[in-house]
This record gives sequence, C1' cells and structure tokens, in this order.
RNA sequence: GCCGCCAUAGCUCAGCCCGGUAGAGCAGCUGAUUUGUAAUCAGUUAGUCGGGAGUUCAAAUCUCUCUGGCGGCA
Repeated sequence: GCCGCCAUAGCUCAGCCCGGUAGAGCAGCUGAUUUGUAAUCAGUUAGUCGGGAGUUCAAAUCUCUCUGGCGGCA
C1' cells in the first nucleotide's frame, strides 16, 4: 500500500442478511426472605447503536467517508 472482519447498557454479546417500539445474561440499586452474610425471589436503573454525510415517510440495519482494533496478502 491492497483486501477482509469487528465497534450496540459498567462488562460479555444478540438484533443488521430481508429498514418499522433498542434487547438478554452478568454487574449496580431497592425490597422480600435470614440472627447476620451469601444464595434465592420480586422490582428497578442503565445505551446521541464509534464520528460525519447521504437515501428513505422511517436507518443500529442500506450507501459513502473518517477514526480505532484484529487478521490476511505484498
């Protein structure tokens, strides 16, 4: 230099192909249970979906570009 993949909640990820209410587990908080802790159960908080632009009635999802990470070729 060229090619490919990845970036979504505090963490690990799903959802993207085929556009239509942003989710799960763990963690956090509150409560119940317990002499107390742990465990268990119930409830609850949490994300401009890496940045920008475009297409569209509508974009995490499609297109372009940039940034960061990983891998391959040279």
Background: Transfer RNA from a Gammaproteobacteria bacterium, 74 nucleotides, folded computationally. Model confidence (mean pLDDT): 82 of 100. The source organism's lineage runs through Bacteria, Pseudomonadati, Pseudomonadota and Gammaproteobacteria. The RNAcentral record of the sequence draws on ENA. It matches the Rfam family "tRNA". The family's RNA type in Rfam is transfer RNA. Rfam links the family to the GO term triplet codon-amino acid adaptor activity.